[in-house]
């Protein structure tokens, strides 16, 4: 100096589900209880594979490691607001390769 990857920041785009019932409060908003749903904040689980251990038998058995937009609905969410994985740009941070 090139900038793979890694952070974090600020734009801009970002989906799904009932402003549901009762009571009490109430202009709207809101508290409590019951049902009913959504996956894309967080979290969890699992495949192939790979690694090792045991057996010495015939390719077997445990175990660890092992992604997600699959799963699950713990949290969260179901009007708007706000949050949103994730994608682009701009910064920023790591600095493989060369």
């Nucleotide at each position: 100096a090139u900038g793979a990857u890694u952070u974090c920041a600020a734009g801009a785009g970002g989906a799904g589900a009932g402003a549901c019932u009762a009571c009490g409060c109430u202009u709207u908003u809101u508290g409590u209880a019951g049902c009913g749903c959504c996956g894309a904040a967080g979290g969890a689980g699992c495949a192939a594979g790979c690694a090792a251990a045991u057996a010495u038998a015939u390719c077997a058995u445990u175990u660890g490691u092992g992604a997600a937009u699959c799963u699950c609905u713990c949290a969260g969410g179901c009007a708007a607001a706000a949050g949103a994985a994730c994608u682009c740009u701009u910064g920023u941070u790591u600095g493989a390769c060369g």